[in-house]
RNA sequence: GGGCGGGUCCCGGACGGUGGCAUGCUGUGAACCUGGUCAGAUCCGGAAGGAAGCAGCCAUAAGCGGCCUCUGCUGGGUGUCCGGGAUCCACCCGAGGGCA
Numbered sequence: 001g002g003g004c005g006g007g008u009c010c011c012g013g014a015c016g017g018u019g020g021c022a023u024g025c026u027g028u029g030a031a032c033c034u035g036g037u038c039a040g041a042u043c044c045g046g047a048a049g050g051a052a053g054c055a056g057c058c059a060u061a062a063g064c065g066g067c068c069u070c071u072g073c074u075g076g077g078u079g080u081c082c083g084g085g086a087u088c089c090a091c092c093c094g095a096g097g098g099c100a
């Protein structure tokens, strides 16, 4: 000095990382109008026993909090790789050759 291949750009995919969210996890959560169990009291019964059932206790819905460990959804100036496109202006990387 010259060419070649790759990257920086666009599209798609795989795996990973990361943020958000809930349909995930978790806490709370109903005087009655949710469920279960129903002391007492009540009702039926001659009795045995039965009925409905408040409080309490347990569970749960909506709602309200908390958390991303798991699951799902979703986002990106996200990492690596794969496939395709564009470019060959510029910059970066790589291998080999030529000349001084």
Stems, first nucleotide, its partner, number of pairs: 004094005009085008018075005024067005034059004042051003